[in-house]
Molecule: c-di-GMP-I riboswitch aptamer
Organism: Desulfuromonadales bacterium
């Protein structure tokens, strides 16, 4: 110095509920709030799940990164 790991310190993010707005919906944005998170930063690439369309299925379109993988970037420095 780098990688793994995760004590301490400095900080960071922000679930649900509620309020306002957008959307057919899933859901998203802002405010409040704090369940939690060492990537709960980013990417929809592969699955899973959710919505729409469809008689149903399939197909197609959409959502979700705080579901699991994968990719990529990153604060600190004990064992």
């Nucleotide at each position: 110095u780098u990688u793994c790991c995760g004590a301490a310190a400095a900080g960071g993010c922000a679930a649900a509920c509620c309020c306002g707005g957008g959307g057919c919906a899933a859901c998203c944005c802002g405010g409040c709030g704090a369940c939690g998170c060492a990537a709960a930063g980013c990417c929809a690439u592969g699955g899973a799940c959710c919505c729409g369309c469809u008689u149903u299925c399939a197909a197609c379109g959409g959502g979700c990164c705080g579901c699991c993988a994968g990719g990529u970037u990153a604060c600190c420095g004990a064992a």